Bacterial RNase P class A from a Nitriliruptoraceae bacterium, 357 nucleotides, folded computationally. Its Rfam family is "Bacterial RNase P class A". From the family's description: Ribonuclease P (RNase P) is a ubiquitous endoribonuclease, found in archaea, bacteria and eukarya as well as chloroplasts and mitochondria. The RNAcentral record of the sequence draws on ENA. It is recorded under the gene name rnpB.
RNA sequence: GGAGCCGGCUAGGCGGUCGCGCUGUCGUUUACGGCAGUGAGGAAAGUCCGGACUCCUUAGGGCACGGUGCUGGGUAACACCCAGGCGUGGUGACACGUGGAAAGCGCAACAGAAAGUAAACCGCCCGGAUUCGUCUGGGUAAGGGUGAAACGGUGAGGUAAGAGCUCACCAGCGUGACGGGUGACCGUCACGGCUAGGCAUGCCCCACCGGGAGCAAGGCCGAGCAGGGAUCUGGUGGCCCGUCAGAUGAUCCCGGGUAGGCUGCAUCAGGCGGCAGGUAACUGCCGUCGCAGAGAGAUGGUCGCCACCGUUGUGCAAACAGCGGAACAGAAUCCGGCUUAUCGGCCGACUCCUCCC
Numbered sequence: 001g002g003a004g005c006c007g008g009c010u011a012g013g014c015g016g017u018c019g020c021g022c023u024g025u026c027g028u029u030u031a032c033g034g035c036a037g038u039g040a041g042g043a044a045a046g047u048c049c050g051g052a053c054u055c056c057u058u059a060g061g062g063c064a065c066g067g068u069g070c071u072g073g074g075u076a077a078c079a080c081c082c083a084g085g086c087g088u089g090g091u092g093a094c095a096c097g098u099g100g101a102a103a104g105c106g107c108a109a110c111a112g113a114a115a116g117u118a119a120a121c122c123g124c125c126c127g128g129a130u131u132c133g134u135c136u137g138g139g140u141a142a143g144g145g146u147g148a149a150a151c152g153g154u155g156a157g158g159u160a161a162g163a164g165c166u167c168a169c170c171a172g173c174g175u176g177a178c179g180g181g182u183g184a185c186c187g188u189c190a191c192g193g194c195u196a197g198g199c200a201u202g203c204c205c206c207a208c209c210g211g212g213a214g215c216a217a218g219g220c221c222g223a224g225c226a227g228g229g230a231u232c233u234g235g236u237g238g239c240c241c242g243u244c245a246g247a248u249g250a251u252c253c254c255g256g257g258u259a260g261g262c263u264g265c266a267u268c269a270g271g272c273g274g275c276a277g278g279u280a281a282c283u284g285c286c287g288u289c290g291c292a293g294a295g296a297g298a299u300g301g302u303c304g305c306c307a308c309c310g311u312u313g314u315g316c317a318a319a320c321a322g323c324g325g326a327a328c329a330g331a332a333u334c335c336g337g338c339u340u341a342u343c344g345g346c347c348g349a350c351u352c353c354u355c356c357c
C1' cells in the first nucleotide's frame, strides 16, 4: 500500500421566528394569557422469548400438553450473554452447526436390480441348449450403470470367477485400562467383530423448565337515575300497634353498580465515574446524577449561518459560487433480551498478500 475479518460509538450543530403537551407560579377569571422548567429512540417497531407487578381459594405433588436441548459459567429469568469442546468451510482473522439413530417404530420423491435381516440390470466365471443372432440353470459382487445417499480403503494371497474368504498396513466403531480436564471431550495402550449409513423440524427416549389471565391487571372514591328506610300529614279504629293513601308531597338517611375522578404511574434488577474480583459475560463497594409521561395520545414547521455528501461552473492549483440531498422511525405499566428497518460518519482489535528499512 492492497484485500479482508470482527466489534463498538454516533444519528448534524448554533441562532431567530411561529406553534404543541405536561408541571409550577402569577394575573384575569374558570379556561385563556404572562413567566419559568421540562418534553422520544437505537431501534420507542415486531409483540417473538424472559421477568417484575396484580388478580384468580392453594399454586405443593403427579399425569397430560407445551417449551428448551454439546459443556461450564453469568443472570431476577430467558430461546439471551460469556468462555470452552467437537464437526464443516476458509491460507488466515473468522463464520456456521450442535442431546440420543448400537431402546423401539417409521420414512426416503425420481432414477435404479437393490434405499437396509439386503439385492443382481450390464458385466465376469462354470454348465447346458443353439437356427451361431442368442437363450437358459447356477456362482459372484472386483468392474460398469442409477442416485443426494449403494454396506470400509490400498496391496498381497486365494479362486472357475470373485468376495474380510485370509493376511499386512490404514480409516472408522465398540469395550476395557491408564493419563489430562470441573465438564463437553482429548491422548496412549490392549482386545473385539470385520463395518454398525441418512432423517429425531416424523413418532419416540433422556434431562431440565412451565398453574391461568393480564395495567382494558388491580385498588380507592363516586354523581344523576332505579330502589329502600325514618319522621310529618290524612283515612280506617273507641285508643295503641298495624295497614292504606299523600296525582311526581316535604325533610333527612341508606344505596349495588354506571358516567366520571384519583391511584397503580415512573426511584429504578436505574444512568455515569472510580476502585476491587473475574480470561470474559458479570459481580461487589464507594461517590455522584434525577432522566418524557397525559386523555385515542404533545415533542413540530420555517428562515439564516456553519459542518457533511453529490453534482455543475470558474480557476494551473488552493479555493470560490450555484443547485440538490440528508435515513429508519416514533413512548403509553415497567424492565432484560432477540429479531427486523436504517442516508451517512467516526473509532478500535485482528488476519492475509506485496513492497521498503
Stems, first nucleotide, its partner, number of pairs: 001353004006348005012306007020039009041328001045339002048337005053214004065210005070084005085098005099205002104203002106199002121144002123140007152170006171195001173192008218263004227254005232246005268290001270289008308325007